[in-house]
A computed fold for a 72-nucleotide RNA from a Clostridiales bacterium, annotated as transfer RNA. The sequence was found in a public genome assembly. Model confidence (mean pLDDT): 82 of 100.
RNA sequence: GCUUUCGUAGCACAAUGGUAGUGCGACUGCCUUGUAAGCAGUAGGUUGUGAGUUCGAGUCUCACCGGAAGCC
Numbered sequence: 001g002c003u004u005u006c007g008u009a010g011c012a013c014a015a016u017g018g019u020a021g022u023g024c025g026a027c028u029g030c031c032u033u034g035u036a037a038g039c040a041g042u043a044g045g046u047u048g049u050g051a052g053u054u055c056g057a058g059u060c061u062c063a064c065c066g067g068a069a070g071c072c
Stems, first nucleotide, its partner, number of pairs: 001071007010024004018055001026042005048064005
């Protein structure tokens, strides 16, 4: 330099072009003498950045940034 692939909540990952969710974690409440466990609830996201297509983009297209693998 070229090719492929990945980037979504604190972490690990989902999501047929049509309301962004699950588990763990965090916080609050219940329970307990207290903690853990258990139960109930709450918060937390410019879906890597920018543009394009579309009535509508996490999803499709392009460029860039970062990671991984391969080729030279």